[in-house]
Record summary:
The RNA shown here (c-di-GMP-I-GGC riboswitch aptamer) has 96 nucleotides and comes from a Geobacteraceae bacterium. Of the family's consensus pairs, 91% are formed in the model. The coordinates come from a structure-prediction model, not an experiment, and the mean pLDDT is 83. Rfam family: c-di-GMP-I-GGC riboswitch aptamer. Rfam links the family to the GO term cyclic-di-GMP binding. The source organism's lineage runs through Bacteria, Thermodesulfobacteriota, Desulfuromonadia, Geobacterales and Geobacteraceae.
RNA sequence: UCCGAUAAAGGCAAAGCUGGAGCAAUCCAGUGACGCAAAGCCACGGGUCCGCCACGUCUCAUGAACGAUGUGCCGCGGACAGCCGGGUUACCGAAG
Numbered sequence: 001u002c003c004g005a006u007a008a009a010g011g012c013a014a015a016g017c018u019g020g021a022g023c024a025a026u027c028c029a030g031u032g033a034c035g036c037a038a039a040g041c042c043a044c045g046g047g048u049c050c051g052c053c054a055c056g057u058c059u060c061a062u063g064a065a066c067g068a069u070g071u072g073c074c075g076c077g078g079a080c081a082g083c084c085g086g087g088u089u090a091c092c093g094a095a096g
Base pairs, nucleotide, nucleotide: 002096003093004092011036012035016031017030018029019028020027021026034082040088041087042086044085045084046083047080048079049078050077051076052075053072054071055070056069057068058067
């Protein structure tokens, strides 16, 4: 250094619930532990999700708006690091 133990010391905290922020994805605090050896940090690549915009379709007697839905292979903005990859920093020390 790789690696990761039925080790030691500690750490994080899914879903759900409560309160708050946000149009939303989602986030913050508390509670709670499904799990985690980087489940620390960074949206760089892929991915997923949300909002807006454009266009198409549906709805409609007709037109428009609203709504629903689809597309946008570089539209614009955002979220997720506990989806994968990458970058970066780090506690402990059995075996190998």